[in-house]
Predicted 3D model of an 86-nucleotide RNA (Glycine riboswitch aptamer) from an Actinomycetota bacterium. The organism belongs to Actinomycetota, within Bacteria. The sequence was found by an Rfam model in a public genome assembly.
RNA sequence: UGACGCCUCGCGGGAGAGCCGGUCGACCGGCGCCGAAGGAGCAACCGCCCCGGGAAUCUCUCAGGCAGACGGACCGCGAGGAAGAG
Numbered sequence: 001u002g003a004c005g006c007c008u009c010g011c012g013g014g015a016g017a018g019c020c021g022g023u024c025g026a027c028c029g030g031c032g033c034c035g036a037a038g039g040a041g042c043a044a045c046c047g048c049c050c051c052g053g054g055a056a057u058c059u060c061u062c063a064g065g066c067a068g069a070c071g072g073a074c075c076g077c078g079a080g081g082a083a084g085a086g
């Protein structure tokens, strides 16, 4: 000096899923549904092999959600930070 990757922040994009009743509305109730906050589960494989470790956009749907808003995994761009191959 410094790539890839990591963390934080800002900006942009960002899906899915309802009906009925009550109600001024938020919301409440019944049944149904969605999965991309979070959470949980597991394969191969590994180990000190009782057992433990072990991924997800897969599975579950506890949570969350099913007008809009908020949120939203993930993607792009920018800035900063720690580390750092070369």
Base pairs, nucleotide, nucleotide: 001086006081007080008079009078010077011076012075013074018031019030020029021028022027032066033065034064038062039060040059041058045053046052047051